Record summary:
Transfer RNA from a Clostridia bacterium, 75 nucleotides, folded computationally. Taxonomically the source falls in Clostridia (Bacteria, Bacillati, Bacillota). Its mean pLDDT, the model's own confidence on a scale to 100, is 82. The sequence is in RNAcentral, with records from ENA and MGnify. Its Rfam family is "tRNA".
RNA sequence: GGGCGGCUAGCUCAGUGGAAGAGCGCUCGCCUCACACGCGAGAGGUCGUUGGUUCGACCCCAACGUCGCCCACCA
Numbered sequence: 001g002g003g004c005g006g007c008u009a010g011c012u013c014a015g016u017g018g019a020a021g022a023g024c025g026c027u028c029g030c031c032u033c034a035c036a037c038g039c040g041a042g043a044g045g046u047c048g049u050u051g052g053u054u055c056g057a058c059c060c061c062a063a064c065g066u067c068g069c070c071c072a073c074c075a
Stems, first nucleotide, its partner, number of pairs: 001071007010024004018055001026042005048064005
């Protein structure tokens, strides 16, 4: 330098055009003498950034950032 893949809740990940969810974690309640387990409820997101396409974007397009893998070049 070229190619490919990832970036979404605190963590691990789903979601491929009608507007965001799960598991674990966290908080509260129930249960228990108490803790754990179990049950119920809740909080928590500029969907990496900026533009573009569209009536509408996590999803499509472009550039950039970052992490990883492969190839090439120099030494």